Predicted 3D model of a 73-nucleotide RNA (transfer RNA) from a Candidatus Falkowbacteria bacterium. Its Rfam family is "tRNA". Rfam's curators write: Transfer RNA (tRNA) molecules are approximately 80 nucleotides in length.
RNA sequence: GCGCCUAUAGCUCAGUCGGUAGAGCAGCUGCCUUUUAAGCAGACGGUCGCAGGUUCAAAUCCUGCUGGGCGCA
Numbered sequence: 001g002c003g004c005c006u007a008u009a010g011c012u013c014a015g016u017c018g019g020u021a022g023a024g025c026a027g028c029u030g031c032c033u034u035u036u037a038a039g040c041a042g043a044c045g046g047u048c049g050c051a052g053g054u055u056c057a058a059a060u061c062c063u064g065c066u067g068g069g070c071g072c073a
Base pairs, nucleotide, nucleotide: 001072002071003070004069005068006067007066010025011024012023013022019056028042029041030040031039049065050064051063052062053061
């Protein structure tokens, strides 16, 4: 230099052929318990890496860039 994969909540990851962004864990509140842990319930937490484009509508499609990984030279 070229090609491929990848980037979504604090962490690990889902998200179907473009149509309201989700789960588990962690943290918070409550219940239970003599207390802690465990268990149960609830709420919170997101510019979907960045910038454009297409579209009535984009995490999803297209282009460029950035970080990480693999391969070729």